[in-house]
């Protein structure tokens, strides 16, 4: 210096031939249950790495960054 993967709630994840309220477990707040704690139900908070572009419409498909990971010189 080129190349090729990745980056989604507080943590780890699905979702990537564009289209419903972005999944799910778990943290966390409440509440039911219980003498009491736990463990079981329920309901709630909270997320698409950054700018730009293309569309009615991008977490998604185009440039371009930056962070991490491999590889090649």
């Nucleotide at each position: 210096g080129c190349c090729c993967c990745g980056a989604u709630g507080g943590u780890g994840u699905a979702g990537u031939c564009g289209g419903u309220u972005a999944u799910c477990a778990u943290a966390c707040g409440g509440g039911a249950c219980u003498g009491u704690c736990a463990a079981u139900c329920c309901c709630g908070u909270g997320a698409c790495c950054c700018g730009g572009g293309u569309c009615c419409g991008a977490a998604u498909c185009c440039c371009g960054g930056u962070c991490g990971g491999g590889g090649c010189g």

A computed fold for a 73-nucleotide RNA from an archaeon, annotated as transfer RNA. The sequence is in RNAcentral, with records from ENA. The coordinates come from a structure-prediction model, not an experiment, and the mean pLDDT is 81. It matches the Rfam family "tRNA".